The RNA shown here (transfer RNA) has 72 nucleotides and comes from a bacterium. Rfam family: tRNA. The family's RNA type in Rfam is transfer RNA.
RNA sequence: GCCGAAGUAGCUCAACGGUAGAGCAAUGCUUUCGUAAAGCAGAGGUUGGAGGUUCGAUUCCUCUCUUCGGCU
Numbered sequence: 001g002c003c004g005a006a007g008u009a010g011c012u013c014a015a016c017g018g019u020a021g022a023g024c025a026a027u028g029c030u031u032u033c034g035u036a037a038a039g040c041a042g043a044g045g046u047u048g049g050a051g052g053u054u055c056g057a058u059u060c061c062u063c064u065c066u067u068c069g070g071c072u
Base pairs, nucleotide, nucleotide: 001071002070003069004068005067006066007065010024011023012022013021018055027041028040029039030038048064049063050062051061052060
C1' cells in the first nucleotide's frame, strides 16, 4: 500500500428501515439476628465520528477514526 471483519449500557452480546433490548455487574427494596443465596423494582445509551438517501436510519450509501486478521 491492497482486501476483509468488528465498533451498540460498566462487561458479554441481540435488534426484517418503524418507540434500541437481554444476561451479568452496580443501586434500592423484601426476606434473615446478620451475611450469602433468592425474589422484586427502578436507573443506566450522542448505536465510534461526520455527511447523504428516506416520512422515518443501529440497519442503506460516502468519507473518516480505532482495533483485529490476511496479502504484498